[in-house]
Context: one part of a larger RNA
Molecule: large-subunit ribosomal RNA, domain VI
Organism: Actinobacteria bacterium RBG_16_70_17
RNA sequence: CGCAGGAGGUCUGAGGAGGCCUAUCCCUAGUACGAGAGGACCGGGAUGGACGUACCUCUGGUGUGCCAGUUGUCCUGCCAAGGGCAUCGCUGGUUGGCUAUGUACGGAACGGGUAAGCGCUGAAGGCAUCUAAGUGCGAAACCGGCUCCAAGAUGAGACCUCCCACCGUUCGCGGGUAAGGCCCCUGGUAGAACACCAGGUUGAUAGGCCGGACGUGGAAGCGCAGCAAUGCGUUGAGCUGACCGGUACUAAUCGGCCGAGGG
Numbered sequence: 001c002g003c004a005g006g007a008g009g010u011c012u013g014a015g016g017a018g019g020c021c022u023a024u025c026c027c028u029a030g031u032a033c034g035a036g037a038g039g040a041c042c043g044g045g046a047u048g049g050a051c052g053u054a055c056c057u058c059u060g061g062u063g064u065g066c067c068a069g070u071u072g073u074c075c076u077g078c079c080a081a082g083g084g085c086a087u088c089g090c091u092g093g094u095u096g097g098c099u100a101u102g103u104a105c106g107g108a109a110c111g112g113g114u115a116a117g118c119g120c121u122g123a124a125g126g127c128a129u130c131u132a133a134g135u136g137c138g139a140a141a142c143c144g145g146c147u148c149c150a151a152g153a154u155g156a157g158a159c160c161u162c163c164c165a166c167c168g169u170u171c172g173c174g175g176g177u178a179a180g181g182c183c184c185c186u187g188g189u190a191g192a193a194c195a196c197c198a199g200g201u202u203g204a205u206a207g208g209c210c211g212g213a214c215g216u217g218g219a220a221g222c223g224c225a226g227c228a229a230u231g232c233g234u235u236g237a238g239c240u241g242a243c244c245g246g247u248a249c250u251a252a253u254c255g256g257c258c259g260a261g262g263g
Stems, first nucleotide, its partner, number of pairs: 001152001005163007015149004021049007033038001051106005059100004066093005071086006110144003117137004166175003180258004184200005205251003208247005215239002221234005
C1' cells in the first nucleotide's frame, strides 16, 4: 500500500515445511523343518542406541551487588568491628534464571492407491493363460493420518462484536469526531532494533517497604569460662539477587496525534 466504510476479536486451510531411523533380548517354541547339528515364518512383549521436541520436579553445571571461612596489605585514630585491592584474592556452599550429562514424550497405529510379486474368473486361440474386458491381494516407498507456518490464497475467504450517517466544498478533496489505535510512560512470560505481551491512579506494571520461602549456618554487642588461643550462652542467630504474596510510599503525571460517512 492492497484486500470497495472504519475498527476489535475468533477461525477455515489452498499451499508449504518438519517428521519418517534402528538394535538386542524374551514369549510363541527348542515348536514347524531337519538323520543330526541346528533352528524359524506369522503374532505378541520388554529394554536400549542415535536423532528430535518440550521442560527444570529430580541429578548435576553455572552463580561476579547471596551467605560463610580465610591469606597478604592499605584505610576507617587504636581495641573490636568493618571497607578497598589482590582472577569474584582464594576456599566451602547456593535462590531465581539459563542449561544437559537430567526429566518427559516422539518416529506410529490406521485408511487409500500402487511397485516387483502372488492370485480369481477369462477369451482371442474348443485346451492353456493373472489380462485382452472384469476382479482380489501386495512395500520402510506414494497420498492421507501426526507437528508447525499459513488469506499478499491480489482467487486477498468465514464468523462474532463495536462505531455511525457531522461541517465545509471548486465534488478532486479538506476539517472536526466515533468505535478503536498510536505517541508517551512503568515493565517482562517478549526481545538485536522493531515487534509481542502485562500495565498506566477506576492502578499492584516496576522499585521501595512488610510478610513468607529458599540459601548460608550460629551475626554484632554483652555475659560466663580460660593466662591465652578459644569455647559456651543469649541464638537455628544474623544476613539474605532474581522467587511467592501483600501494601499506593516512589514512578506509570498532565497530555498530544491519528482514525468512517462510501459504490